[in-house]
RNA sequence: CCUGCCGGACGGGCAGUCGCCUUCCGCGCUUCUGCGCCGGAGGGAGGAAAGUCCGGUCUCCACAGGGCAGCAUGCCGGCUAACGGCCGGGGGGAUCCGCUCAAAGCGAAUUUCACGGAAAGUGCCACAGAAAAAAUACCGCCGGGCCGAUUUCUCGGCUCGGUAAGGGUGAAAAGGUGCGGUAAGAGCGCACCGCGGCCGCAGUAAUGCGCGCCGGCAGGGUAAACCCCAUGCGGAGCAAGACCAAAUAGGGGAGCAGGAGCGGCCCGCUCCGUUACGACUUCCGGGUAGGUUGCUGGAGCCGGAGAGUAAUCUCCGGCCUAGAGGAAUGACUGCCGCCCGCUUUCAGUUUUUAGUGGGCACAGAAACCGGCUUAUAGUCCGGCAGGCUCA
Numbered sequence: 001c002c003u004g005c006c007g008g009a010c011g012g013g014c015a016g017u018c019g020c021c022u023u024c025c026g027c028g029c030u031u032c033u034g035c036g037c038c039g040g041a042g043g044g045a046g047g048a049a050a051g052u053c054c055g056g057u058c059u060c061c062a063c064a065g066g067g068c069a070g071c072a073u074g075c076c077g078g079c080u081a082a083c084g085g086c087c088g089g090g091g092g093g094a095u096c097c098g099c100u101c102a103a104a105g106c107g108a109a110u111u112u113c114a115c116g117g118a119a120a121g122u123g124c125c126a127c128a129g130a131a132a133a134a135a136u137a138c139c140g141c142c143g144g145g146c147c148g149a150u151u152u153c154u155c156g157g158c159u160c161g162g163u164a165a166g167g168g169u170g171a172a173a174a175g176g177u178g179c180g181g182u183a184a185g186a187g188c189g190c191a192c193c194g195c196g197g198c199c200g201c202a203g204u205a206a207u208g209c210g211c212g213c214c215g216g217c218a219g220g221g222u223a224a225a226c227c228c229c230a231u232g233c234g235g236a237g238c239a240a241g242a243c244c245a246a247a248u249a250g251g252g253g254a255g256c257a258g259g260a261g262c263g264g265c266c267c268g269c270u271c272c273g274u275u276a277c278g279a280c281u282u283c284c285g286g287g288u289a290g291g292u293u294g295c296u297g298g299a300g301c302c303g304g305a306g307a308g309u310a311a312u313c314u315c316c317g318g319c320c321u322a323g324a325g326g327a328a329u330g331a332c333u334g335c336c337g338c339c340c341g342c343u344u345u346c347a348g349u350u351u352u353u354a355g356u357g358g359g360c361a362c363a364g365a366a367a368c369c370g371g372c373u374u375a376u377a378g379u380c381c382g383g384c385a386g387g388c389u390c391a
Base pairs, nucleotide, nucleotide: 001387002386003385004384005383006382007381008380009379010378012336013335014334015333016332017331018330020044021043022042023041024040025039026037027036028035029034046362050373051372053371054370055369056368057367058237059236060235061234065267066266067265068264070233071232072231073230074229075089076088077087078086079085090115091113092112093111094110095109097107098106099105116228117227121226122225123222124221125220138167139166140163141162142161143160144159145158146157147156148155149154175193176192177191178190179189180188194217195215196214197213198212199210200209201208202207241293242292243291244290251284252283253282254281255280258272259271260270261269300319301318302317303316304315305314306313307312337360338359339358340357341356342355343354
């Protein structure tokens, strides 16, 4: 210097003319309400406004409980209003390097994990394979008997018994390496490792360490399969709600002693009602669907100091930055900026100057906020890896 990957920031700027929404002021009209002004001073889309995947604020049901079912989360600690989020730590896997005769293991770097439980139970693991979990003998290995060949050594066939070390199948086959032992083998025994339990130490904990002690040791995997365990959870949502005005037909029918409320069910509680006129539920028919509000000062933003590994928190100072209502925030012009191409000029890996043509991403608030996920032309910053060149 180039390329790739990861993370972060910005993501067009300035000016003019006209236009739109809104706040305040001024003037005029107007009964109120509101309307007008080539009036004045300010403000007017995002890092994701997207997805609607989570969590809340707020509103209503509602004065409120217990249980079952259902749903969600799932290593430990911390942050937060809360979360399935974020930060830190622990553990498992993968890649790569080193230590080691070898295996197991140990250490470092990068990366990844939907990370409670398989010894409560049930289910599933195609095909292949002898056998896929109280699962197994296909090829083999060894021994006995009989027969045959053979001078012998030994070989072959049949049958009975032993075996799971070797080979094969598979994603996975009764823990691994080595030594001993055996007829041949096998934790059969031993050493080391692994696994299980106990003890001690460190740590808030997950967990780690110990040449500590005991045990040959549970027959694999799978729980984003059913399930078990722990923790948590009322529902509906701004088309939630509140107020005002207007209009209609204060219409007609059915049900039942019960009905309504609480996501489903049960218990309990509260309210309304009881021989139908009512409460409630429901069917048919009719009218209205207009206006105001909720609606933007916030778990807010910016700067500084301090605490903390960090997420974040505390203190001090400063700022107010859309509120539309079928949905405003735009159009045109000029200059600048950035990118690509061509020409030119300088330089001679990369560059500099000038001219010219084209282009400038993803994309638009709708009650509000914290996360996650997805999209993104280009520029800049940082980290890692590789290549080239120079010293």
Predicted 3D model of a 391-nucleotide RNA (Bacterial RNase P class A) from a Bryobacterales bacterium. The source organism's lineage runs through Bacteria, Pseudomonadati, Acidobacteriota, Terriglobia and Bryobacterales. Its mean pLDDT, the model's own confidence on a scale to 100, is 75. Rfam family: Bacterial RNase P class A. Gene Ontology terms of the family: ribonuclease P activity, tRNA processing and dimeric ribonuclease P complex. By type it is a ribozyme.